Glycine riboswitch aptamer from Planococcus lenghuensis, 97 nucleotides, folded computationally.

This record gives sequence, C1' cells and structure tokens, in this order.
RNA sequence: AUGAGUGUGCGAGGAGAGAACGCAGCAUUAUUGCGUCGCCGAAGGAGCAAAUAACAGCCGUUAUGAAUCUCUCAGGCAAAAAGACUCGUACAGGACG
Repeated sequence: AUGAGUGUGCGAGGAGAGAACGCAGCAUUAUUGCGUCGCCGAAGGAGCAAAUAACAGCCGUUAUGAAUCUCUCAGGCAAAAAGACUCGUACAGGACG
C1' cells in the first nucleotide's frame, strides 16, 4: 500500500393477512381489559433433506446438518411502527496480492 468474506451504524426501496365481532372503559380515532372466532409469514424462535462422522453389523442407531421450505410459540392483519432481503455509504476488520 490492494482491500475479500463478515459485523455494526445511517439513508433508500420493501410483501402478506378482519380499521373483525360482543361487553366495559376512555377525550373522537387509536391504544386498554375480558371473551369469540377468521387469517398472514419476510423480526425473532422451532423442525427437517442430501452429505459427513462415529458406533454397529440389522444397511440399522446416534451426532452435526440450510433456506425465502414447514410450523405458527412469539409477532403481525387501515395508517404509523416493525419488516427478511436488496442497493448505497461510513466505520471496524485484514483474506488475497
């Protein structure tokens, strides 16, 4: 001195699904409490394939093992907020040369 993967901050974009119903309360909406169903998957969380390894000798058991797949615990279902992911940028970092 080149500045990869990765991490964090900031900015931009960013889907889906009832402004559900009943009662109560409240300063109109929203929020709150109780109850009733109906839905969504892209915060988070959980589960698994191939494969690998070990044990065993049955082609079996155990462990590791991904996701935008599956589940919906949580979260969400007007707007707002949030939002996987993508792009840009700053910092950290230091693969490679």
The coordinates come from a structure-prediction model, not an experiment, and the mean pLDDT is 79.
It matches the Rfam family "Glycine riboswitch aptamer". Rfam links the family to the GO term glycine biosynthetic process. About the family: This family represents the bacterial glycine riboswitch.